[in-house]
Context: one part of a larger RNA
Molecule: small-subunit ribosomal RNA, central domain
Organism: Chloroflexota bacterium
RNA sequence: CUGGGCGUAAAGCGCGCGAUGGCGGUGCCAUACGACGGUGGUCAAAGCUCCCGGCUCAACCGGGAAAAGGCCGCGGUAACGGUGGUGCUCUUGAGUCCGGGAGAGGGAAGUGGAACUCCGCGAGUAGCGGUGAAAUGCGUAGAGACGCGGAGGAACACCAGUGGCGAAGGCGACUUCCUGGUCCGGCACUGACGCUUAGAGCGCGAAAGCUAGGGGAGCGAACGGGAUUAGAUACCCCGGUAGUCCUAGCCGUAAACGAUGGAUACUAGGUGUAGGUGGUAUCGACUCCAUCUGUGCCGCAGCAAACGCAAUAAGUAUCCCGCCUGGGGAGUACGGCCGCAAGGUUAAAACUC
Repeated sequence: CUGGGCGUAAAGCGCGCGAUGGCGGUGCCAUACGACGGUGGUCAAAGCUCCCGGCUCAACCGGGAAAAGGCCGCGGUAACGGUGGUGCUCUUGAGUCCGGGAGAGGGAAGUGGAACUCCGCGAGUAGCGGUGAAAUGCGUAGAGACGCGGAGGAACACCAGUGGCGAAGGCGACUUCCUGGUCCGGCACUGACGCUUAGAGCGCGAAAGCUAGGGGAGCGAACGGGAUUAGAUACCCCGGUAGUCCUAGCCGUAAACGAUGGAUACUAGGUGUAGGUGGUAUCGACUCCAUCUGUGCCGCAGCAAACGCAAUAAGUAUCCCGCCUGGGGAGUACGGCCGCAAGGUUAAAACUC
C1' cells in the first nucleotide's frame, strides 16, 4: 500500500452556509463514450508457470507450450452508467402556496417586584459577626436587630417538567416593535430543482483573556490579614483589586460531549411526555382509538471485546465528507498563515521504550 477501523481501546472537524468535485428518483426515444461478448494485431529476448531434455543430482543450461492481463483495430449487444448544452414525460424526493399551531429561537426599546449593599432619619443599647472551636473584622464617635425614606448595580424565586426553542455555542420576570426556523392539515402549484462537501471561501461560536470608553450592588483570581498545621504559598474565616455588567472591536479555544459527522430507506413491541390532526363519545369539557412531529424510559431480532446500543441504532444497506495507524518525545520545534498581546492553527524529526 492493499486493508481494518473511529460511543468508552488511536480516531467524527465546535456548528452552519456553500462554489467545485463525488453521488443521485419514474417512464419513453436516440446515441454507442463507458460497460459486456466476438474477432484480428501487438506487448523483443531473457524471466515466471507447465512439459520434455543436457551436465552423476541440484543450482545452472537447452527445446517446446500455455495462461491471465494491458494497448490498438474491426464488427456486435443495449440491461446498467454517460451523453442529447433545455430531448420528451411523471410526481413519490425537493421546494412553493393556502389554513391553522406551539415555543427561555434572535435583535432593540421600555417597565416591574423580591433580595442585597450603601446613604439619611427615627427609635434603641451592648454587643454584632464568624467557626469544628476561634481569631482577625465591625461596634459606646452608638454597631447589629427594628421602622420609614432615598440611591445603585446585577440577577429574575414560585411557575419549572429526562418540558420547550435553536445548526452548534446557547436561550428563563413582564410589555411592545423588528425578525429566523419549525410542526400539523389541504394536496392547489413547480417538476428532480436533490444529498454531501476538500488541503476553496464566508459566517456563527461558552468561559477566560485583550483594546477603548462607561459602570461597579453582590460575588471575587491576585493580594493583605486571622485560623488550621510539623509546614499550609491550600481547604475554613475577615477584607479585597482585576474581572464578572454595558457599548464598539478583537480572540477562536473547551470533557465545544450523545466523548456517537450528514443524508436516505428498511427492520418486533411496550410505556411516559410536548405540539398538532382525524375519528369515537358527550349537551359540552373530559375519556378512548388512530396518525404525524419532537423528547425520554424499557425491550426482541441483530450488533458488540465487554459495558451496552436497540425506529432518536452502536442493527441492515447506499452516497458524500472528516479522521486513526504502538507509548514517550509532542499537539512540541522549525517554517507558513492568523492575532495588539496572550496565543491559535497547520505540523515533524533525532532519540528512546